[in-house]
Context: one part of a larger RNA
RNA sequence: AGACGGGGACCCACACAAGCGGUGGAUUAUGGGGUUUAAUUCGUCAAUAAGCGAGUAACCUUACCCAGACUUGACAUCCUAUUCGUACCUUUUAGAAAUAAUUGGGUCGGUUCGGCCGGAAUAGUGACAGGCGUUGCAUGGUUGCCGUCAGCUCGUGCCUUGAGGUGUUCGGUUAAGUCCGUUAACGAGCGCAACCCUCGUCGUAUGUUGUAUUUUCAUGCGAGACUGCCCGUUACAAACGGGAGGAAGGUGAGGAUGACGUCAAAUCAGCAUGACCCUUAUGUCUGGGGCUACACCCGUAAUACAAUGGUUGGUACAAACUGAAACGAAGCCGUAAGGUGGAGCGAAAACAGAAAAAACCAAUCUCAGUUCGGAUUGAAGUCUGCAACUCGACUUCAUGAAGUUGGAAUCGCUAGUAACCGUAUAUCAGUCAUGGUACGGUGAAUAUGUUCCUGGGUCUUGUACU
Numbered sequence: 001a002g003a004c005g006g007g008g009a010c011c012c013a014c015a016c017a018a019g020c021g022g023u024g025g026a027u028u029a030u031g032g033g034g035u036u037u038a039a040u041u042c043g044u045c046a047a048u049a050a051g052c053g054a055g056u057a058a059c060c061u062u063a064c065c066c067a068g069a070c071u072u073g074a075c076a077u078c079c080u081a082u083u084c085g086u087a088c089c090u091u092u093u094a095g096a097a098a099u100a101a102u103u104g105g106g107u108c109g110g111u112u113c114g115g116c117c118g119g120a121a122u123a124g125u126g127a128c129a130g131g132c133g134u135u136g137c138a139u140g141g142u143u144g145c146c147g148u149c150a151g152c153u154c155g156u157g158c159c160u161u162g163a164g165g166u167g168u169u170c171g172g173u174u175a176a177g178u179c180c181g182u183u184a185a186c187g188a189g190c191g192c193a194a195c196c197c198u199c200g201u202c203g204u205a206u207g208u209u210g211u212a213u214u215u216u217c218a219u220g221c222g223a224g225a226c227u228g229c230c231c232g233u234u235a236c237a238a239a240c241g242g243g244a245g246g247a248a249g250g251u252g253a254g255g256a257u258g259a260c261g262u263c264a265a266a267u268c269a270g271c272a273u274g275a276c277c278c279u280u281a282u283g284u285c286u287g288g289g290g291c292u293a294c295a296c297c298c299g300u301a302a303u304a305c306a307a308u309g310g311u312u313g314g315u316a317c318a319a320a321c322u323g324a325a326a327c328g329a330a331g332c333c334g335u336a337a338g339g340u341g342g343a344g345c346g347a348a349a350a351c352a353g354a355a356a357a358a359a360c361c362a363a364u365c366u367c368a369g370u371u372c373g374g375a376u377u378g379a380a381g382u383c384u385g386c387a388a389c390u391c392g393a394c395u396u397c398a399u400g401a402a403g404u405u406g407g408a409a410u411c412g413c414u415a416g417u418a419a420c421c422g423u424a425u426a427u428c429a430g431u432c433a434u435g436g437u438a439c440g441g442u443g444a445a446u447a448u449g450u451u452c453c454u455g456g457g458u459c460u461u462g463u464a465c466u
Stems, first nucleotide, its partner, number of pairs: 001466002003463003007460007015450002019413005026303008034294002042053002064289007073128001077127002079124006088105002092101003108118003130278002133276003139272002141267003144263001146261001151190006157166003170181003196255004201223007216349001226249001229243005305406001309365006321353003327344001331340003372403001377398007419442007
């Protein structure tokens, strides 16, 4: 100087307390461990792994296993030879396919008219290709956490034998090393804040869309909030408390933005890359299987256990987003999934997806394992796709499991938040989405406290630790 303390003082945070809703019990979904397996590919493991990489594993993906094949190779450059029309499309045979043989079509451009240039295929040769093989403890880049915490440093000066200290402490104050005052320090940098984006108010200009001219909306430009004004407290400093006006008040709300560093933290399987290793295989192609297994354990979710409810009928109100190999209306057929149909729309208010759902009104059920709950299973179907057996989603009929509010323990949240309700979208042929990311609708309770738990910051003190 640090680090640590079941030392001290001060301060902060959904840290506790006060509240609301959950998890832990049930079933299912999904991920992880374990076990099993020919293989169940790999990575990630306290907080900081486990609906994570994966924003879609039937084939492909795919890295794993079995089997069948290839060896200058699926991909790149160079050299030699041969064939020229190739490329490309296509028939048949063998085969599980890769592959091998084969039929038909297709008959290039430039030109100095020379197989000269360009282009393609096949064969050969080796230089090489190739490797999701190893090392994240050789690395770049990127990322997580402490933490959006208020800290981390430098120049000169001063103090010290020196390491080092001072500044950065102290008194106030702040969300803040924020600001003021004090001061052997005076200044400065990276952070804080502001600058950026969105939302909230107003003015102004322009504007297509059937209707918005008392301007909704969209797109620009501007105004507005600064402790500016008043009162009080204070050291009459910073600031704090209250008030006025105002759409908004003291950081207005949300986002983006993450200092020096920590964990040899994560990633060689996004990518790049050193070294090492494989080279008739650790490379490449194909078919099938596996990643979907199942005594069990853990995480994250969905649905419930009901009357603040279920069922049936009726009626209302969003925002945001997407659409051309797409979205697909009306009508007709089907109990339905869906089929048919093809209007319209490259979509601001123009067409489509599209019905918002909770809510409200009425009827019914009357406390029951039920008209709760929907797992599981049987049958019949629909759709996508070469192909739904392993292993897709959906529909109808039947079946109707556990579950009566969950032990110890534990999580989230302070306002348009929690909770409840639906909508859209990326990926995507289809889909295992109950996941992710956005969007709106309804809309609370509680905290005027810091003793304690957890984490963090500043100063100080002790130490046999560095």

Predicted 3D model of a 466-nucleotide part of an RNA (small-subunit ribosomal RNA, 3' major domain) from a bacterium. It was read from a public genome assembly. The coordinates come from a structure-prediction model, not an experiment, and the mean pLDDT is 82.